[in-house]
RNA sequence: CGGGCCGGCUAGACGGUCGCGUCAUCCGCCUUCGGGUGUGAUGCCGAGGAACGUCCGGGCUCCGCAGAGCAGGAUGGUGGGUAACACCCACCCGGGGCAACCCGCGAGACAGUGCCACAGAAAGUAGACCGCCGCCGGGCAACCGGCGGUAAGGGUGAAACGGUGGUGUAAGAGACCACCAGAGGCCAGGGUGACCUGGUCGGCUCGGUAAACCUCGUCCGGAGCAAGGUCAGACAGAACACCAUGGGGCUGCUCGUCCCGUGUUCGGGUAGACCGCUAGAGGGCUGCGGCAACGUAGUCCCGAGAGAGAUGGCCGUCACGGUCGCGCAAGCGGCCGACAGAACCCGGCGUAUCGGCCGACCCGUUCA
Numbered sequence: 001c002g003g004g005c006c007g008g009c010u011a012g013a014c015g016g017u018c019g020c021g022u023c024a025u026c027c028g029c030c031u032u033c034g035g036g037u038g039u040g041a042u043g044c045c046g047a048g049g050a051a052c053g054u055c056c057g058g059g060c061u062c063c064g065c066a067g068a069g070c071a072g073g074a075u076g077g078u079g080g081g082u083a084a085c086a087c088c089c090a091c092c093c094g095g096g097g098c099a100a101c102c103c104g105c106g107a108g109a110c111a112g113u114g115c116c117a118c119a120g121a122a123a124g125u126a127g128a129c130c131g132c133c134g135c136c137g138g139g140c141a142a143c144c145g146g147c148g149g150u151a152a153g154g155g156u157g158a159a160a161c162g163g164u165g166g167u168g169u170a171a172g173a174g175a176c177c178a179c180c181a182g183a184g185g186c187c188a189g190g191g192u193g194a195c196c197u198g199g200u201c202g203g204c205u206c207g208g209u210a211a212a213c214c215u216c217g218u219c220c221g222g223a224g225c226a227a228g229g230u231c232a233g234a235c236a237g238a239a240c241a242c243c244a245u246g247g248g249g250c251u252g253c254u255c256g257u258c259c260c261g262u263g264u265u266c267g268g269g270u271a272g273a274c275c276g277c278u279a280g281a282g283g284g285c286u287g288c289g290g291c292a293a294c295g296u297a298g299u300c301c302c303g304a305g306a307g308a309g310a311u312g313g314c315c316g317u318c319a320c321g322g323u324c325g326c327g328c329a330a331g332c333g334g335c336c337g338a339c340a341g342a343a344c345c346c347g348g349c350g351u352a353u354c355g356g357c358c359g360a361c362c363c364g365u366u367c368a
Base pairs, nucleotide, nucleotide: 001364002363003362004361006359007358008357009356010355012318013317014316015315016314017313018312020046021045023043024042025041026040027038028037029036030035048339052350053349055348056347057346058345059344060224061223062222063221072220073219074218075217076216077091078090079089080088081087092106093104094103095102096101107215108214112213113212114209115208116207129154130153131150132149133148134147135146136145137144138143162180163179164178165177166176167175181205182204184201185200186199187198188197189196190195228275229274230273231272237266238265239264240263241262242261246260247259248258249257250256282301283300284299285298286297287296288295289294320337321336322335323334324333325332326331
C1' cells in the first nucleotide's frame, strides 16, 4: 500500500430569531386567605443509540399462597458472571475459512410409538430389477423357462448393513484372516468439567429424524403504574341511637305491606386533586482481583417526568459526505443529508440507520 476480520466512539458545531412544554419568581384577576387562574413578563431546563418492536429477564405494587405432586409453559454441551435471563464471558465438540475469525434450537434414537417425499425390486434385522452361480426341463446350438443360492459388481436414492487385500466357495458373504476406520465395555493418564490421549476385549459394524409424539434434568403463582395509595366533597345505600306511636299510598274498614325525620359510624362504583415519578442493580476515570464476562475501593458527575398531548421552524457563518454544473487546474456555485421520537424504572435480545473517527488482529506485495 491492497484485501479482509473484530471491537469501540460519534449521530454536525456556534450565533441570532420566532414558537411549544414543565418548574421558579414577578405581575394581573378571583378568593372561603389555604389557594386558584392567565391571551402576561423574565429565567433555568427539555429525547435516543436505538426512546422502536414489546420478544425475554428483574425491581416495584396489589391479589393469592402450609407442604408436596399432577397438568401446562420455558430451557438444554461444560464451567463461570449476574438481581435475573432465552443474555454475556471462557472453554469443549461439530462445520466453514490459508488465516484473523465466523456459524451451531449442541440432552436422549439399545425406554417405547410414529415418519422417511420422488426414484427404486427393496427405506429397516428390509431387499433379488439387471448381473453371477448351481440344479431340473426344453432346444442341434445360441439361448429360453422353472426352482434355489448370492448383497462381490451394475442401477435408484439424501440415505441400501464399514473399507482395502487375501483365504475360501458352484458363485459369494466378517464365513475366516491381516491392516485401516467406527461404535461399545473395561483399564490407565490429564482436566473442576464438557472432553482429550493411550491401552485392551469380543467381528460388535447397530441408518436418519425428537423446530414428530415422547423420555430425562433444571426453572416457573397471577395481574400489571390505566399497578397501587392518600385526601376532601356530592349522591344511592347499610347499621345503631333518639323523637313520634304519628303522617301518607294500596282498601269502604281491620290486619298486612311500602314510603317519610334528626344525629353518629360506615360507605361500592364514577369523576377530581395529590402521591407513586425518577439518584438508579446509574455513569466516567484511576487502582486492585480475574484470561474474560464481571467484581471491588477511591474520586468526580448526573437539570424531561406531561393531560396517553411539549421537545419544533427559519436565517447567518463554519465543517463533513454525496451529487450536478462551470473551470486546463487550484477551485467556485446550486441541491440534498439517515433511522426514528420518552410516559414506572432497569438489564438484555431483535430490528432500522446518511455518514464520519479510532484501535487490535490476519493474509498478500514492496522497501528498510